[in-house]
Context: one part of a larger RNA
Order: sequence, then structure tokens, then C1' cells
RNA sequence: CUGGGCGUAAAGCGUACGCAGGCGGUUUGUUAAGCGAGAUGUGAAAGCCCCGGGCUCAACCUGGGAACUGCAUUUCGAACUGACAAACUAGAGUUUUGUAGAGGGUGGUAGAAUUUCAGGUGUAGCGGUGAAAUGCGUAGAGAUCUGAAGGAAUACCAGUGGCGAAGGCGGCCACCUGGACAAUAACUGACGCUCAUGUACGAAAGCGUGGGGAGCAAACGGGAUUAGAUACCCCGGUAGUCCACGCCGUAAACGAUGUCAACUAGCCGACUGGCGCCUGAGUUUUUAGUGGCGCAGCUAACGCACUAAGUUGACCGCCUGGGGAGCACGGACGCAAGUUUAAAACUC
Repeated sequence: CUGGGCGUAAAGCGUACGCAGGCGGUUUGUUAAGCGAGAUGUGAAAGCCCCGGGCUCAACCUGGGAACUGCAUUUCGAACUGACAAACUAGAGUUUUGUAGAGGGUGGUAGAAUUUCAGGUGUAGCGGUGAAAUGCGUAGAGAUCUGAAGGAAUACCAGUGGCGAAGGCGGCCACCUGGACAAUAACUGACGCUCAUGUACGAAAGCGUGGGGAGCAAACGGGAUUAGAUACCCCGGUAGUCCACGCCGUAAACGAUGUCAACUAGCCGACUGGCGCCUGAGUUUUUAGUGGCGCAGCUAACGCACUAAGUUGACCGCCUGGGGAGCACGGACGCAAGUUUAAAACUC
């Protein structure tokens, strides 16, 4: 390479958009590039293969044939692919009327709680633990009442509930804004699917500049525990956590399961719409999404099972024994941390 694979054995890029490329619905006609058939020329000889012959046999030599799966020219065919032309509506999209939603952004605003400060009452403890101690407190703590400040997060509702491409999103109100779904008729007429390179988004931590700082809390200090205790427990506590702008670009970024499409038993929940029968806390059916079980089938097993890991097709990504190693070198990116691309020697 071929082949075989990628939920858990190595292997699905974190996610999306998307140029090139690959692939592409139905009908008719034309064409004849691909495709098929025939013919002609060529495809040196030797060799290989087949049938003979010559050295006593064989190796070897030698005659004939086949083959040389190719290329060029030419004639014919028209199912399929392509190209061109015309048309269609089942894919895709647009309009209309509605629906649900923590989807995103900006600005306001509310109540509970923690903390601090000020004041009142009040007196000896408080706090913490397995037990203690460090710590706080007669300079009046803790408790309790009143007031103020400030930051962060939004109990209940809350739900294997909802929304979003993923990351993720949760008080309330307003404004701006993206997507989805249902129903209905009408319109466009294949406008589609996938996607190397690329572009955008991308938790937490971290970085830069400027703010902010209640609680929590790496580092750090102290108290315990212990043989030791650079920990687990306790008392403190700074970065950080929050905001604005700019970087970083990684995660067990997980459904450890790429995207799209078609087909393939059922049963039970819960969410959002619609239709019918109907008014009963009703019932039947259907669409999109979301869970549980389960047949066929698949699987090494576990399990998956119309949300497939079943049966197929299109396109992309990735894997090829363990260690060395996601390391070195080089490139690219980054302020840095580092990220990405990514070997070999050697060894089992």
C1' cells in the first nucleotide's frame, strides 16, 4: 500500500460555518467525453507459458504458437455517469398565522443571607474539634435590637423539565437580537449533502492594563494529628474568584459514539404544538424534541436497539504492538505559561 477498524481494546478533530474537491432527486430530447462491441496498425528480439525437435538424459540450444491485459486511428451502440437544452416537485428554501423556551447582548431594579461600620441593651465568655489548641473577648466580645455601607449569588418554583452548534445558560423588568417547532395555503424550482486548507466560537485555570473586593480561597503564617505530616482537621490569609477591554485555545471539551439521508416490531413516561370526537381531572390520533424498557439484527462481552452500536449510501477526520513520547529538533502561534504540527536512536 492493500485490507481491517474507531462506545469501553489503538482510533470521531471541542463545536460550527464554509472555498476548492468528492457525491448528488424526477421526466424528455440531443451529444458521445467516460462506457461497451468490431476492425486496422503497433505492442523488437530474447525471457515467461503451451506443443514439438537436437545434444545418451538434464541443464542448455532450437522451431512454431499463445501471450504482451497497453497505445493510436476508425466504424457502430446509447442503458448508466458526464455535458447541453427543456420541463417537474417528493429534497432544500421563501412568504403567512401562531407557539414554547435559564438561547445571546445592554441597561435597570428587588428581597433574603454573609461581612464590616455606627449606636442601644447586656456580662463573661465566644469560637472550634474526634478531643484540643492557635484565634476573638473586661480597651466589653459572643447574644440581641436599630441604622448604614458594600460586593457577590439568586432559596422555594426546579423536573433523567426547557433552550443553545458546542462551550454553556436560572430572581424580576424593559429594549435590541439569533434559532427552533406547528398549522395553512401559495411561491422559487435541485438552489442540495459533506468538506482538506481556512475562518469564527470555545469551561476552568492562567496572562496584560485599569477598576472592584462581601463571602470563599491556591500560595503563605500559625494550631493540632503523627515516627515524620511540606497533607487530611482547625484559626487566619494574599493572588484569584467579580467588571471593562485585550490575550490564551486547552479539559474525562464525554453520549468516551463525526455530519447528512433512507429503511427496519412494540410498550410505558414526561415536554411543546396541531387535528378529530367532545366537554368529562375525558379520549383517539399526529408533528418536533426528550427519557425508560424491549423484538429482530448487531456485539468479544458489557450492552445498543426508529435519539442504533441494526440494514445501506455520500463525504470528512482518525488508528496500525508497549515504552522512549505527545518528548527532542525544526516550523507556526503566544507577552509569558505554553499550544499545535511531530520523529528517531535505543529497548521489551